A computed fold for a 296-nucleotide RNA from a Methylophilaceae bacterium, annotated as Bacterial RNase P class A. The source organism's lineage runs through Bacteria, Pseudomonadati, Pseudomonadota, Nitrosomonadales and Methylophilaceae.
[in-house]
RNA sequence: GAAGCUGGCCAGACAGUCGCUGCCCGCCAUACGGCGGGGAGAGGAAAGUCCGGGCUCCGCAGAGCAGGAUGACGGCUAACGGCCGUACGCCGUGAGGCGAGGAACAGGGCCACAGAGACGAGUAUGCCGUAAGGCGGACGUGAAACGCGGUAACCUCCAUCCGGAGCAAGACCAAAUAGGCCGGCGAUAGCGUGGCUCGCGCUGCCGGCGGGUAGGUCGCUCGAGCCCUGGAGCAAUCCAGGGCCUAGAGGAAUGACUGUCCACGACAGAACCCGGCUUAUCGGCCAGCUUCAUCC
Repeated sequence: GAAGCUGGCCAGACAGUCGCUGCCCGCCAUACGGCGGGGAGAGGAAAGUCCGGGCUCCGCAGAGCAGGAUGACGGCUAACGGCCGUACGCCGUGAGGCGAGGAACAGGGCCACAGAGACGAGUAUGCCGUAAGGCGGACGUGAAACGCGGUAACCUCCAUCCGGAGCAAGACCAAAUAGGCCGGCGAUAGCGUGGCUCGCGCUGCCGGCGGGUAGGUCGCUCGAGCCCUGGAGCAAUCCAGGGCCUAGAGGAAUGACUGUCCACGACAGAACCCGGCUUAUCGGCCAGCUUCAUCC
């Protein structure tokens, strides 16, 4: 000097004018609401809806079968199919990256081409037999041929784990209507949040036609939250102390204009919340490590 690997941070910035949404304070107002001030206001993936939960509701919340998921060992976590470490295997000069991981004598399936024949079979020469047939089994081919071959991210077996539905969950208030009509099952019945059986509980349940309502409030943001320091640990992470509050829209809020700067702005917008994984992505910065070239 160049090229890489791993981890972390940022995600255009500043100023002015007008505008949008929530919250707090003050004033006005019968209500609706209005005015002024202060603070805050989309992401590292908010995406995919792939896993795991928190939360809400149902069910005397049970047992079994079916079904599904995971699979070296140890640890972390609320939990996981996630993360960390160690071993083994593969890729890479290397830093590192990836991994599908129990069982092949329980059984089944599959093994292209070549080869007579690829899962219990078997061709030729040869031997026995009148024959049917029996014994026997080379060379070649091929990854593998009278075999304890391969393959289970093929079925399967083993071990462990698994209620269901989901914020369009659900709770409350107000209003309106037709407590309407018809049909089916009906205690030996029906229903009870995936299927089947048993158990348990309840007493009605299912379907068709028709009618009314679609309004308002909550759920809705203080969190398994974030940052700093110290300690333990290889690490994931845990403990202690201190500090901070950082969107809650409701057809969906951050937009427009001007000026300056430079990294010239990619992928891209919350809708109950969180921990992961995967995918997309212009660039910039920091730390550690690896390889190459040259010079001393």
The coordinates come from a structure-prediction model, not an experiment, and the mean pLDDT is 78. It matches the Rfam family "Bacterial RNase P class A". It is annotated as a ribozyme. The model forms 96% of the base pairs in the Rfam consensus. The sequence was found by an Rfam model in a public genome assembly.